[in-house]
Large-subunit ribosomal RNA, domain VI from an Oscillospiraceae bacterium, 263 nucleotides, folded computationally.
The coordinates come from a structure-prediction model, not an experiment, and the mean pLDDT is 84.
Its Rfam family is "Bacterial large subunit ribosomal RNA". Rfam links the family to the GO terms ribosome and structural constituent of ribosome.
The source organism's lineage runs through Bacteria, Bacillota, Clostridia, Eubacteriales and Oscillospiraceae.
The sequence was found in a public genome assembly.
Context: one part of a larger RNA
RNA sequence: CGUUGGAAAUUUGAGGGGCGCUGUCCUUAGUACGAGAGGACCGGGAUGGACGCACCGCUGGUGCACCAGUUGUCACGCCAGUGGCACAGCUGGGCAGCUAUGUGCGGAACGGAUAAACGCUGAAAGCAUCUAAGCGUGAAGCCGCCCCCAAGAUGAGAUUUCCCUGGUGAAUAACCGUGAGGGCUCUGCUAGACUAGCAGUUGAUAGGCGGGAUGUGUAAGCAUGGCGACAUGCGUAGCUUGCCCGUACUAAUCGCCCGACAG
Numbered sequence: 001c002g003u004u005g006g007a008a009a010u011u012u013g014a015g016g017g018g019c020g021c022u023g024u025c026c027u028u029a030g031u032a033c034g035a036g037a038g039g040a041c042c043g044g045g046a047u048g049g050a051c052g053c054a055c056c057g058c059u060g061g062u063g064c065a066c067c068a069g070u071u072g073u074c075a076c077g078c079c080a081g082u083g084g085c086a087c088a089g090c091u092g093g094g095c096a097g098c099u100a101u102g103u104g105c106g107g108a109a110c111g112g113a114u115a116a117a118c119g120c121u122g123a124a125a126g127c128a129u130c131u132a133a134g135c136g137u138g139a140a141g142c143c144g145c146c147c148c149c150a151a152g153a154u155g156a157g158a159u160u161u162c163c164c165u166g167g168u169g170a171a172u173a174a175c176c177g178u179g180a181g182g183g184c185u186c187u188g189c190u191a192g193a194c195u196a197g198c199a200g201u202u203g204a205u206a207g208g209c210g211g212g213a214u215g216u217g218u219a220a221g222c223a224u225g226g227c228g229a230c231a232u233g234c235g236u237a238g239c240u241u242g243c244c245c246g247u248a249c250u251a252a253u254c255g256c257c258c259g260a261c262a263g
Stems, first nucleotide, its partner, number of pairs: 001152001005163007015149004021049007033038001051106005059100004066093005071086006110144003117137004164263001166176003181258004186200004205251003208247005215239002221234005
C1' cells in the first nucleotide's frame, strides 16, 4: 500500500514445511521343520543406539566481582580495619540465567488408494485363463492421520462485537476538529538483532524498602589463652548479584499525534 467505511478480537485452512531410522533380549518354543546338527514364520513384551524437539527438578559446567582464604606493593598519619593495582592478582566454593555430557518426550498405531506379487468370478476361444467387463489381498514407498507456518489464498475468506449526520465552505471537492480505536512518550519483560510481541494506576512494571530462600562458612569489636604465628567464646555469625513473597515510598506523570460520516 492492497484486501472497497473504519476498528478490535476469535478463527477456517488452499497451500507449504517437519517427522519418517534401527539393533539386541525375553516369550510363543527348543515348538513347526529336520536323520541329526540346527532351528523359525506369525504374534506378544522388554530394553538400547543414532537422530530430533523441549526443559533445568536431578548430575555437572559456566556464573568478570556473591562469600571466603591468601602473596607482593601503594594509600587511608600509625595499630587495627579497609581500599587500589598485579590475567577477575592467585586460590576454594557458588544464586539466577544460559547450558550437555543431565532429564522428559518423539518416529508409532490406524485409515484410504496402490507397486511387484497372490487371488475370486470370467469370456473372447463350449476347455483353460488374476482381465478383456467386474471384484479382492498386498509395501519402510503414495494420500491422510501427528507437529509447525499459513487469507498478499490479489481467488486477499469466515464469525462476533464496537463506531459513524460536527465546523468552515456554493459544494457529494478540499480542509479542520473529533468517534470506535490506534500510535508516540513513560515503567518493564520469562519477548527481542532492529522492528515486532506481551504487561502496565481497576497497577506490583522497574527501583527502593521489609521478610525469605540460596551461597559462603563463624564478620567487625571485645574478652580469655599463648613470647608469637594463632586459637577459643559472645555467634551456624557477618555479608549475600539478575531468585521468591510482600509493600504504592519513587517513577509509569503531564501530555501530544493519527484516525469516519452509513460506505